[in-house]
Formats: sequence, structure tokens, C1' cells
RNA sequence: AUGACGUUAUGGGGAGAGACCGCUUCAGUGCGGUCGCCGAAGGAGCAAACGAGUAGUGAAUCUCUCAGGCAAACAGGACUCAUGACGGACG
Repeated sequence: AUGACGUUAUGGGGAGAGACCGCUUCAGUGCGGUCGCCGAAGGAGCAAACGAGUAGUGAAUCUCUCAGGCAAACAGGACUCAUGACGGACG
């Protein structure tokens, strides 16, 4: 002094999955019921390895679907790009 990297703010990109029935509405508008689905908010679980080889620790975009979501739109959205700020030589 900021390269890797981390946090944060703003802006851009950003997937998946639904039908039926009843009442209702200008209207997939709203409410209820029946089953069916999605996973990339969040949450939960675990392998190798470590270990006194017990207990325990132990990752994810894997698994589970508690939560959330399933016409379009809005919203959300892991992750990612750009810029700024704050840290920071581990590059």
C1' cells in the first nucleotide's frame, strides 16, 4: 500500500414444483377441502478423517422436507458478477 481472502451496502443475473371440487369474485379474486409435488431462504442429518479408536468433532449445490414454496405477476431466492466501504500479505 492493498493482491488472495472475509464481512457488509447498492445494483445486475438467478432455478424448481399443481390439479381437482365447493362457495365466492369483474378477475387464478378470496375462503375451505382433497390428494400431489419442489428445494437454491432458514433448519435438521451424515462420510472420510481425528480420537483414549468409546464418547465426541465432522462439509455440501448430498439427504430430509420442520419451515418455506408450487398459473402469470409481485415477493423471496442458495449462488454469482460489478462497484463502494471496512478488515487484510495469509498472494